A computed fold for a 72-nucleotide RNA from a Bacteroidota bacterium, annotated as transfer RNA. RNAcentral holds the sequence, with entries from ENA. It matches the Rfam family "tRNA". By type it is a transfer RNA. Taxonomically the source falls in Bacteroidota (Bacteria, Pseudomonadati).
RNA sequence: GGAUGAAUAGUUUAAUGGAAAAGCGUCCCGCUUCUAACGGGAAGAUUGGAAGUUCGACUCUUUCUUCAUCCU
Numbered sequence: 001g002g003a004u005g006a007a008u009a010g011u012u013u014a015a016u017g018g019a020a021a022a023g024c025g026u027c028c029c030g031c032u033u034c035u036a037a038c039g040g041g042a043a044g045a046u047u048g049g050a051a052g053u054u055c056g057a058c059u060c061u062u063u064c065u066u067c068a069u070c071c072u
Stems, first nucleotide, its partner, number of pairs: 001071007010024004018055001026042005048064005
């Protein structure tokens, strides 16, 4: 220098173009002598940044950034 892939909650992952869900974690309550475990509930995402296509974008297109792999 070239090619491919990835980026979503604190973390690990989901999500036919009709608008974001779950496990773990955090907080509250119950249970327990206390803790853990278990049960119930809550908060937490402008979906890496910016543009475009579309009635509508996590999803399609372009570009930038970061990371990983391969080639030279």